RNA sequence: GUUCUUUCACAGAUCAUCGCUUCCGCCCGGAAGGGCGGAGGAGGAAAGUCCGGGCUUCACAGGACAAGGUGCUGGCUAACGGCCAGGCUUCGCUUUCGUAAGAUGGCGAAGACGGAAAGUGCCACAGAGACCAUACCGCCCUAAUUACCGAGUGUUGCGGGGUUGUUAGGGUAAGGGUGAAAAGGCGGUGUAAGAGACCACCGGCAUUUGCGGUAACGCCGAUGCGCGGGAAAACCCCACCUGAAGAAAGGCUAAACAUCCCCGGCUGGUCCGGCCGAUGGGGAAGGUAAGCCGUUAGACGUUUGCAGCAAUGCGAAUGCCAGAGAGAUGAUGAUCCGUUUCCUGAGUGAAAACUUAGGGGAUGACAGAACUCGGCUUAUGAGGUAGAAUUCUA
RNA sequence: GCCCCUAUAGCUCAAUUGGAUAGAGCAUCUCCUUCCUAAGGAGAGGGUUGCAUGUUCGAUUCAUGCUAGGGGCA
Numbered sequence: 001g002u003u004c005u006u007u008c009a010c011a012g013a014u015c016a017u018c019g020c021u022u023c024c025g026c027c028c029g030g031a032a033g034g035g036c037g038g039a040g041g042a043g044g045a046a047a048g049u050c051c052g053g054g055c056u057u058c059a060c061a062g063g064a065c066a067a068g069g070u071g072c073u074g075g076c077u078a079a080c081g082g083c084c085a086g087g088c089u090u091c092g093c094u095u096u097c098g099u100a101a102g103a104u105g106g107c108g109a110a111g112a113c114g115g116a117a118a119g120u121g122c123c124a125c126a127g128a129g130a131c132c133a134u135a136c137c138g139c140c141c142u143a144a145u146u147a148c149c150g151a152g153u154g155u156u157g158c159g160g161g162g163u164u165g166u167u168a169g170g171g172u173a174a175g176g177g178u179g180a181a182a183a184g185g186c187g188g189u190g191u192a193a194g195a196g197a198c199c200a201c202c203g204g205c206a207u208u209u210g211c212g213g214u215a216a217c218g219c220c221g222a223u224g225c226g227c228g229g230g231a232a233a234a235c236c237c238c239a240c241c242u243g244a245a246g247a248a249a250g251g252c253u254a255a256a257c258a259u260c261c262c263c264g265g266c267u268g269g270u271c272c273g274g275c276c277g278a279u280g281g282g283g284a285a286g287g288u289a290a291g292c293c294g295u296u297a298g299a300c301g302u303u304u305g306c307a308g309c310a311a312u313g314c315g316a317a318u319g320c321c322a323g324a325g326a327g328a329u330g331a332u333g334a335u336c337c338g339u340u341u342c343c344u345g346a347g348u349g350a351a352a353a354c355u356u357a358g359g360g361g362a363u364g365a366c367a368g369a370a371c372u373c374g375g376c377u378u379a380u381g382a383g384g385u386a387g388a389a390u391u392c393u394a
Numbered sequence: 395g396c397c398c399c400u401a402u403a404g405c406u407c408a409a410u411u412g413g414a415u416a417g418a419g420c421a422u423c424u425c426c427u428u429c430c431u432a433a434g435g436a437g438a439g440g441g442u443u444g445c446a447u448g449u450u451c452g453a454u455u456c457a458u459g460c461u462a463g464g465g466g467c468a
Stems, first nucleotide, its partner, number of pairs: 001390005007384002010381001012336007020041009043366001047377002050375005055246004062272004067242005072086005087113001088111007096103002114237002119235002122230002136176002138172008147163003152158002184202002187199003203227001204225005210219003250293004259284005264276003300319008337364012395467007404420004413451001422438005444460005
């Protein structure tokens, strides 16, 4: 210098003119409304609507099954699939020990991280064999036989034995080969050849005493097993959680309508229980589509104290900060600021280039609240802090 | 504002609970047939399975997040 990660603050500023919207005060007006003055007027994501709360309605929100979701442990929280802390596993770089397998310390990153010895199903192609599997090549043994060599015997011959090839039967899982994956590794013993067949060491699995930790789990041992693939973002099993719908929820007022059909209903997939019940409920058609509340003071903002590793909690002081109903928060100009480019002057320098002064042009991202809040995800400008990797120069 | 659905060749659709070359019809191009065209016959080309990341030996298919389009709700 480049790339990536973490985290923090910002999101151009000031003035003038012309406008928009909400509230307050005064004035005009019968009213609708208008004028003047004052105060307020988008975000870190207001976005996606992916999770979780508040709030409202369904009489209550009860049980079983189904359906959906979550999934190491503990904590935080109103709640969560969020956050914090820890554990374990994997990977990268590196230290030390060992012949090796491997072990060990440090730094960093990642992890949808319950169960694959509960069951069912899947693992294409290739390959001999794909889960309690397998003999294609190779290696080895036995039998028969071809060719050759040939001890011996001493005949136009017989030939113990050996080498090589072929066939048949068997052994083998060391080696080759296939594959994403082939029954742990390393060294020996052993054997016809081999093999956890056996042994030492390393690794693993299961059970377990003791110790540490709230726990996940860790440490030191003991016993047993020669060692039993992958995938649950396949069905499934286990544990825990979830009643449904969403401000077009819902409540009140006003206005309007034409009738017809169906039926017990209670906005849920089924059943049970419960409650209400023809002055009822649902559908089609038709009509009206106005006003108010919900609705913006809240798990709120700023500063700060204490507790806690932290997330966060408990306090203190202080502040009031958008509220439309087709949707306001804007436009123009000037000056300054940031970025970039061009021209001119000056300085350094061999040059490239760099620094600085003046002037002109362009440009300042993503994006616009709609009941509300906590998260996540995605979009995005230019900076600072810390860290990692890599490259260049000295 | 809220709630759903879809995306595969130029167009319309397939692809059997994951298996390798992603198929079919129409359209396009080439050749044959014809005096020429159409029809007919033979053949060929054309795919980031909307995009990205992950799970898996392997993804059109499974999961998550985006993008685009469509539908419904007083």
This is a predicted complex of two RNAs, RNase P RNA and transfer RNA, with 468 nucleotides together. It holds a member of the Rfam family "Bacterial RNase P class A". Rfam links the family to the GO terms tRNA processing, ribonuclease P activity and dimeric ribonuclease P complex.